[in-house]
RNA sequence: GGAGCGGAAUGGACGGUCGCCGGCCGCCUGCGCGCGGCGGGAGGAAAGUCCGAACUCCACAGGGCAGCGUGCUGGGUAACGCCCAGUCGGGGUGACUCGAAGGAAAGUGCCACAGAAAACAUACCGCCGAAGCGCCCCUCCGGGGGCGCUGGCAAGGGUGAAAAGGUGCGGUAAGAGCGCACCGGGCCGACGGUGACGCCGGUCGCAUGGUAAACCCCACGCGGAGCAAGACCAAAUAGGGAGGCUGCCAAGGGUCGGCCCGGUCCGAGGCCUCCGGGUAGGUCGCUCGAGCCCGCGGGCAACCGCGGGCCCAGAUGAAUGACCGUCGCCCCGGCUCGCCGGGGGACAGAAUUCGGCUUACAGUUCCGCCUCCGACA
RNA sequence: GCGGGCGUCGUACAAUGGCAGUAUAGAAGCUUCCCAAGCUUCGGACGUGGGUUCGAUUCCCAUCGCCCGCUCCA
Numbered sequence: 001g002g003a004g005c006g007g008a009a010u011g012g013a014c015g016g017u018c019g020c021c022g023g024c025c026g027c028c029u030g031c032g033c034g035c036g037g038c039g040g041g042a043g044g045a046a047a048g049u050c051c052g053a054a055c056u057c058c059a060c061a062g063g064g065c066a067g068c069g070u071g072c073u074g075g076g077u078a079a080c081g082c083c084c085a086g087u088c089g090g091g092g093u094g095a096c097u098c099g100a101a102g103g104a105a106a107g108u109g110c111c112a113c114a115g116a117a118a119a120c121a122u123a124c125c126g127c128c129g130a131a132g133c134g135c136c137c138c139u140c141c142g143g144g145g146g147c148g149c150u151g152g153c154a155a156g157g158g159u160g161a162a163a164a165g166g167u168g169c170g171g172u173a174a175g176a177g178c179g180c181a182c183c184g185g186g187c188c189g190a191c192g193g194u195g196a197c198g199c200c201g202g203u204c205g206c207a208u209g210g211u212a213a214a215c216c217c218c219a220c221g222c223g224g225a226g227c228a229a230g231a232c233c234a235a236a237u238a239g240g241g242a243g244g245c246u247g248c249c250a251a252g253g254g255u256c257g258g259c260c261c262g263g264u265c266c267g268a269g270g271c272c273u274c275c276g277g278g279u280a281g282g283u284c285g286c287u288c289g290a291g292c293c294c295g296c297g298g299g300c301a302a303c304c305g306c307g308g309g310c311c312c313a314g315a316u317g318a319a320u321g322a323c324c325g326u327c328g329c330c331c332c333g334g335c336u337c338g339c340c341g342g343g344g345g346a347c348a349g350a351a352u353u354c355g356g357c358u359u360a361c362a363g364u365u366c367c368g369c370c371u372c373c374g375a376c377a
Numbered sequence: 378g379c380g381g382g383c384g385u386c387g388u389a390c391a392a393u394g395g396c397a398g399u400a401u402a403g404a405a406g407c408u409u410c411c412c413a414a415g416c417u418u419c420g421g422a423c424g425u426g427g428g429u430u431c432g433a434u435u436c437c438c439a440u441c442g443c444c445c446g447c448u449c450c451a
Base pairs, nucleotide, nucleotide: 001373002372003371004370005368006367007366008365009364010363012327013326014325015324016323017322018321020041021040023038024037025036026035027034043347047358048357050356051355052354053353054352055226056225057224058223067222068221069220070219071218072086073085074084075083076082087101088099089098090097091096102217103216107215108214109211110210111209124157125156126153127152128151131150132149133148134147135146136145137144138143165183166182167181168180169179170178184206185204186203187202188201189200191198192197230284231283232282233281240275241274242273243272244271245270246269252266253265254264255263256262291310292309293308294307295306296305297304298303329344330343331342332341333340334339335338378447379446380445381444382443383442384441387401388400389399390398395431403419404418405417406416407415424440425439426438427437428436
C1' cells in the first nucleotide's frame, strides 16, 4: 500500500418565522374551549408480532393422561427459544464464521425409479473348478486334461442419493478381517476438566445403512385470555324490579249467597314515586421504570454490586410539521485552484410497559499490540 | 392496537414427501350455409428466499400479500 475479519457509535448542526399535542404558573370592569409566560414532545429499529415476562380478569383440592414447546456443556437473567464462555462437527490460507447439535442397539413406518439385493438380505454380468457326480480324450496305468451339473466367492463390472468398514500387503482354486499394518468403529480402564469432552493405554476382526424439520422414546418447561385486559362515574330512549293510587261507562277471577242486586278480596291495564344493571359519554389503568448517565469494585465475558446525579411523549381518529438563511457531508460540471453553479441526504414513524430475536436502512466516523498478500528498512 | 387463518394455471378447487391434476375459460382443427352445442388436440400454475431430506406444493424458518374476529350482559 492492497484485500479482508470482528466490534462500536452516529442517523446532519445552529438561528429565525408560522403552526400542532400534553403539562405547570400567572393575568382579567370582561372567568371564556380567553390571553400571556415557562418547560416537554418518535426510533435504532417506534416495524414484524416471532419468543419471554410484568400487569389485569377468568378458572383452579391433589395426582395422572393428552396436547404444545425446548433439546451439546457450564454460566448470566425476573424469565426466555435470548446473551456470554466453552465442547464437538462443517467452511475459510487466516483473522474468523455457521450449526433445530439428545436417542436409529425400545418399537413402528418410509426409502420412488433403477438395481441381484434398500436391511436378520442376495447374485444379472463376472471369478473359480478345491470337493462330489456324469461324459469325453490322452496315458509310461501312477495319473493328467477338457466339458457340464451340484457347488464355492462377493474381488471386479453394472444400478442407485445411499450397497453391509476403507487402503495396502500376504493368503487362496478363486475369494473373503481369513491373517497382518495403518485409518475408522465398539467396549473397558487410567489421567485432565465442574461439565460437554479431550488424551493415553488395553481389548474386540467389527453384529446391527439412511431418515426423528416421520410417528415415537427420553429429559425439562407450560392453566386460559389479553389494556378493545380490567376498575369506577354515569345521560336520553327502551326494558327489568319494588311500593302507592286507580281499577270508573272498565277486562277477568275468587268469596258471602239457592239466584239477582250488592258487599268484599285478588287482579290485566293506566298514572305517580323509588331502586338496580347495561349502553352513549367521561375518569382511572397511563407511564418513575427488572429506568437512564457517570465513577469505583468483582467477573475471561454475558452480567452483578456499591456510590453519586437525572426525570425523559402520554395523546385516543390520535400531536411531534412547514418555510427561509448560514454552515457541514456526498455526487456532477466549470475553472482564474479554492471558489462558483446544479443536484442529493436512507429505512421508517410511538398507542399498556419492559427484556430479546428477526427484518428494512442513504451515507459517515472510530476501535483492534486482529488476519492475509506485496514492497521497503 | 390485540389475536386467528389462507396463498396452486385467467377463475374455482384437488393432490400419503416420489412425473402437479379436474372443471371452466383460452387457442387450433373437425362438424355447419353461418353461429351455438358437440368431438379431437394444444398451451398455461405451487407468492418469494433459505434450510431438513436422495428427493419439498407438502416438513421447518424468515419474508411479502390477502382475509376474518375483538365494548358489556345473557
This is a predicted complex of two RNAs, RNase P RNA and transfer RNA, with 451 nucleotides together. Rfam match: Bacterial RNase P class A. Rfam links the family to the GO terms tRNA processing, dimeric ribonuclease P complex and ribonuclease P activity. Rfam's curators write: Ribonuclease P (RNase P) is a ubiquitous endoribonuclease, found in archaea, bacteria and eukarya as well as chloroplasts and mitochondria. Its mean pLDDT, the model's own confidence on a scale to 100, is 80.